[in-house]
RNA sequence: GCUUGAUCUGGUGAUGGAGUUCGCCGUUAACCGUCCUUGAAGGGCUGAUGACUCCUACAGCAAG
Numbered sequence: 001g002c003u004u005g006a007u008c009u010g011g012u013g014a015u016g017g018a019g020u021u022c023g024c025c026g027u028u029a030a031c032c033g034u035c036c037u038u039g040a041a042g043g044g045c046u047g048a049u050g051a052c053u054c055c056u057a058c059a060g061c062a063a064g
Stems, first nucleotide, its partner, number of pairs: 010025004016055006033045004
């Protein structure tokens, strides 16, 4: 370095971090948003959560 097997750790749920909880996956995997249109291409929309809570960033309004 390559191959095989077992066990354990783990990974992941469209943009950051933490806690709780749920689902999925086992590296050949889970996962990698949505709509319109197209031969390819191009255009539009929502959201920092899978869900809840908090923090941070961003956006809008109002007050000091």

Predicted 3D model of a 64-nucleotide RNA (Fluoride riboswitch aptamer (crcB RNA motif)). It was read from a public genome assembly, where an Rfam model found it. Of the family's consensus pairs, 100% are formed in the model. Model confidence (mean pLDDT): 76 of 100.